Context: one part of a larger RNA
């Protein structure tokens, strides 16, 4: 997975094929205590024209900050410093967080929003004016920051690193906001810390030689760019090196691990759920922004492919949850909810979270119960077998006594919720207790191998079979019966590993 068959529950797992292609909904937002703008509807009040007030400084956009680099998903590529393991980094970065030192003064010019005029079928989008800031941009301060210059000590031993000389000289910064106030939360610099990464290396890591030669930034050196950083990383200009039978190269196949199955071990096979690393992101490339991407739900190009169109031009990317079609033997609900765990923001209130946590459907898988339990006949009825005498289903059945999972229906009803007090639970009126009722068993084999035998029909037919074989008129081997044997809500049968 496929056939029969099926009562509960608990705990798991559910596209192994088409990294096909997708309709729809959601799946990353948040701050007004960083900033300037700001409606409407409805209600009131009117000299009924219109304004006014509330609503509200609220919706709302938008500029500004953090965040979207986390989490989630797949496993195509990839045999390699991916990954595993153990160093190395004196060749290096780190937003938020923690601890400790220093400072936060003074000025500018602009720009979305908004108004106005326009262009387009949409997307969107062009010019004009006005304005705010924790948005940009100078100026001032400046050290234990960076950068040069002296010489000392230690340490490293191809480079350089520390440290003290408060040495010297040049250079680098900031933003405010809330609050009546204390004050807090911020910003800039610096040194530490923690936690994350980036890079180098030793070992180890499939199959084929019916692949044996591979290699031109190739290998090493000088300068130079370029990185946070070491390096042909990337030029340029020398040298002619480098890798290989201890398998280079190519060519097949594959994400790796921790594990998982199986075995006495030794091995052997596999890497699905869970956790750690990699890679991807509709193919293929490119940078941009930032503390980190070359970024799965950000950007440009090309290419396929679906979509909208006024044909001029536009729009998309479920390997995120759910879902559809396809493919396939095969694989689930367009569900609840933020109560709890955890993430981002926010000073909080709080808002976001298909992560999650619940439910749903599926004997797919492990685990647990139950479907009665004692007694009851030289033993009913009924079948089946008989040598016709009996034998056998068989204490099995009735019958008495006891008892009673699930379901009903009443009636109680949780823990998971924490934190000073309140309050707050999606599961869920769930689990669980109480009372009345009350219901539930099949599949496969019976010649041997291997537990477990008769009858009848069949007549080398019809069929059975893992293997050896069975069947041509008394078949324990085909098909019914009746009988047993085994396993049990599952049994067989295919498949696959050992």
């Nucleotide at each position: 997975a496929c056939g029969c068959u099926g009562g509960c529950g608990g705990c798991g797992u559910g596209c192994c094929u088409a990294a096909c292609a997708c309709a729809u909904g959601c799946a990353a937002g948040u701050c007004g205590a960083a900033c300037g703008c700001g409606a409407a509807a409805g209600u009131c009040c009117u000299u009924c024209g219109g304004g006014g007030a509330u609503g509200a400084g609220u919706a709302g956009a938008g500029u500004g900050g953090c965040g979207u680099c986390c989490g989630g998903g797949u496993g195509a590529g990839u045999a390699a410093c991916g990954c595993g393991u153990g160093g190395g980094u004196a060749a290096u970065c780190u937003a938020c967080c923690u601890u400790c030192g220093g400072g936060u003064g003074g000025g500018g010019a602009a720009u979305a929003a908004c108004c106005c005029a326009g262009g387009g079928a949409a997307a969107c989008u062009u010019g004009g004016g006005c304005u705010a800031a924790u948005a940009c941009c100078g100026c001032a301060u400046a050290a234990u920051g960076c950068a040069g210059c002296g010489g000392c000590u230690c340490g490293a031993c191809a480079u350089c690193g520390a440290g003290a000389c408060a040495g010297u000289u040049g250079u680098u910064a900031a933003a405010g906001c809330a609050g009546c106030a204390a004050u807090g939360c911020g910003c800039c610099u610096g040194a530490a810390g923690a936690g994350g990464a980036g890079c180098c290396u030793g070992c180890g890591u499939c199959u084929g030689a019916u692949u044996a030669g591979c290699u031109u930034g190739c290998u090493g050196g000088u300068g130079a760019g370029g990185u946070a950083a070491u390096g042909g990383c990337u030029c340029a200009c020398c040298a002619a090196g480098g890798c290989u039978a201890c398998g280079a190269u190519c060519a097949g196949u594959a994400g790796c691990u921790g594990g998982u199955c199986u075995g006495a071990g030794a091995g052997g096979a596999c890497g699905g759920c869970c956790a750690g690393c990699c890679a991807c992101a509709a193919u293929g490339g490119c940078a941009c922004u930032g503390a980190a991407a070359c970024a799965c739900g950000g950007g440009c190009c090309a290419u396929a492919c679906u979509c909208c169109u006024a044909c001029g031009g536009g729009a998309g990317g479920c390997a995120g949850c759910a879902g559809u079609g396809g493919g396939g033997a095969a694989u689930u609900u367009u569900g609840c909810g933020c109560a709890a765990u955890g993430g981002g923001c926010g000073a909080a209130a709080g808002c976001c979270u298909g992560a999650c946590g619940c439910a749903g459907c599926a004997a797919c898988g492990c685990c647990g119960c139950g479907u009665g339990a004692a007694g009851g006949a030289u033993g009913a009825a009924a079948u089946c077998c008989u040598u016709c005498g009996g034998g056998a289903u068989g204490u099995a059945a009735a019958c008495u006594u006891c008892g009673c999972a699930a379901g009903u229906a009443u009636g109680g009803g949780a823990a998971g919720a924490a934190a000073a007090c309140a309050a707050u639970g999606a599961c869920g009126g769930u689990a669980c207790c109480a009372u009345a009722u009350g219901u539930a068993a099949g599949c496969c084999c019976c010649g041997g191998c291997u537990a477990a035998c008769u009858c009848c029909g069949u007549g080398c037919c019809a069929g059975c079979a893992g293997c050896c074989g069975c069947g041509g008129u008394a078949a324990u081997a085909c098909g019914g019966g009746g009988g047993g044997g085994g396993c049990a809500a599952g049994c067989g049968u295919u498949g696959u590993u050992c």